[in-house]
The part of an RNA shown here (small-subunit ribosomal RNA, 5' domain) has 508 nucleotides and comes from a metagenome. The full RNA is in RNAcentral, with records from SILVA. Rfam family: Bacterial small subunit ribosomal RNA. Its mean pLDDT, the model's own confidence on a scale to 100, is 83.
Context: one part of a larger RNA
């Protein structure tokens, strides 16, 4: 000098765009953050509609009661489907099961989406809801009976698919293709119509799993480490290779090119500094990974060993009728605590995107916006021109003057900004705008609403007076102060930056 997610002191007019718990992965009151589909299904507690009866009465309406689920309104609860593995948060762990980059997979998977081919035949048994009985303080159940489905089961068919296999061709490291035979395996309906769905197989796209090379911290005051350890055979397991797991056999494997141990740490694109080489760093934004009170486990599913799912154990908090139960903000706000330090318990689904749905639409603290904070960057303003008896005050003085100083007063002008009034967007494509009567524009008023901070011995731009007297104090380094201090404190004057200025901390 440059920089910062900064903090502190003094000061503070406006706008645009960004950014905002770096500390306790500490504990959390409250609300919201994942639902949706009645065009899968039975059903009908509400709301609305229809019908009937009664009352008031103005032809018709109002009120009350009852009834109705083929009422091409609707729907709490329930069965079923899809989603909940995305999006959002955090960086504890992890020095390589991560990340970056380049490859491999003849060792693999892939719901939804696109394309192609073929098919969708026949039957059955249940169960929730519901009704009844009943246990419990509650959470939540138990028994009996009834019922539906795109829920579940069986059978048929399937030259293609899977498993095993005689044989042939190509290739040769496991393989690929053709092919005889044996065995195994599908399906679901819905809608008024158009549609939308279902099953098998193949291809694509997308997204992943696994493997390999290279790179990616400190310490040798860590020198030896290792029994599933290293390899083989066989089996199991997986979508798939593999000690991934197991049985048996062999005795291997790694290591000064740093094994093993220990400390620290998410990684990258980037950011920052520097002429560069390099150093430091990894907030926001983007990609990857890991985690979800702590530890462990699997279930469901195309996909999880699952933040707002399940089970077990633990710590903590809460409820309890003491028998037993409930919970997990490292989602968005917010609270306590810690800290030098970091915001609103806001508005809206209008836009972009996501889930479900045929759609209308519903949900969406993703997102879009608003609020707070000079936390940062950028822009604008706090007036312009003229004006000398060089006014007064103040400071200084060699007492003549000099400085502040065209500065002020005064005259003329302008209106960015401000205030008031009026108009008023784009963002939306027919409709739909949270932002918001916002941005912006016009008119009026009137210099009107708006300057501080640090420094002045040298480094380093800027000097004098008074006070103090090695005291009080200053200080980044050199150093200053003991009676004429340009270095302390105050006044005047000056220098620098400016809605900021200085200090502290950290990096180059």
């Nucleotide at each position: 000098g440059a920089g910062u997610g900064a903090a502190c002191g003094c000061u503070g007019g406006c706008g645009g765009c960004g950014u905002g718990c770096u500390u306790a992965a500490c504990a959390c009151a409250u609300g919201c953050a994942a639902g949706u589909c009645g065009a899968a299904c039975g059903a009908g507690a509400a709301c609305g509609g229809g019908c009937u009866u009664u009352a008031g009465u103005u032809u018709a309406c109002u009120a009350a009661a009852g009834u109705u689920g083929u009422c091409a309104g609707c729907u709490a609860a329930g069965u079923g489907g899809c989603g909940c593995a995305c999006g959002g948060g955090u960086g504890a762990g992890u020095a390589a099961u991560a990340u970056a980059u380049a490859g491999g997979u003849a060792a693999c998977g892939u719901g939804c989406c696109u394309c192609u081919u073929a098919c969708a035949a026949a039957a059955g048994a249940a169960u929730a809801a519901c009704a009844g009985u009943u246990g419990g303080a509650a959470a939540c159940g138990a028994c009996u009976g009834c019922u539906a489905a795109u829920g579940c089961u069986u059978u048929a068919u399937a030259u293609g698919c899977c498993u095993u296999u005689a044989u042939c061709a190509c290739a040769u490291a496991a393989g690929u293709g053709a092919g005889c035979a044996a065995g195994g395996g599908a399906a679901a309906g819905u809608u008024u119509u158009u549609u939308c769905g279902g099953u098998a197989a193949g291809a694509g796209a997308u997204c992943g799993g696994c493997c390999u090379g290279u790179a990616u911290g400190g310490u040798a005051u860590c020198a030896g480490c290792u029994a599933g350890u290293u390899g083989g055979u066989g089996a199991g397991g997986u979508a798939a290779u593999g000690g991934c797991u197991c049985a048996c056999c062999a005795a291997g494997g790694c290591u000064a090119u740093g094994a093993c141990a220990u400390c620290u740490a998410a990684c990258u694109g980037g950011u920052u500094u520097g002429a560069g080489a390099g150093g430091a760093u990894g907030a926001u934004c983007a990609g990857u990974c890991a985690c979800a009170c702590u530890g462990g486990a699997a279930c469901u599913g195309a996909g999880a060993c699952a933040c707002g799912g399940u089970c077990c154990a633990g710590a903590c908090u809460c409820c309890u009728a003491c028998g037993g139960g409930a919970g997990g903000c490292a989602g968005c706000a917010g609270u306590g605590g810690g800290g030098a330090a970091u915001a609103u318990u806001g508005c809206a689904c209008a836009a972009u995107g996501g889930a479900g749905g045929a759609a209308a639409c519903u949900c969406u603290g993703a997102u879009g916006c608003a609020g707070c904070a000079a936390c940062g960057c950028c822009g604008c303003g706090u007036g312009g021109a003229g004006g000398a008896u060089g006014a007064c005050a103040c400071a200084u003085u060699u007492c003549g003057g000099u400085g502040c100083g065209u500065a002020a007063a005064c005259u003329c002008c302008u209106u960015u900004u401000a205030u008031a009034u009026a108009a008023g967007a784009a963002g939306a494509u027919a409709a739909u705008g949270a932002c918001g009567g916002u941005a912006u524009u016009a008119u009026a008023u009137g210099a009107a609403u708006a300057a501080g901070c640090u420094c002045c011995g040298g480094c380093u731009a800027a000097c004098u007076c008074c006070g103090u007297g090695c005291c009080a104090g200053c200080a980044g380094c050199c150093g200053c102060g003991g009676u004429a201090a340009u270095a302390c404190g105050g006044g005047g004057g000056g220098a620098g930056c400016a809605a900021g200025c200085g200090u502290u901390a950290c990096u180059c």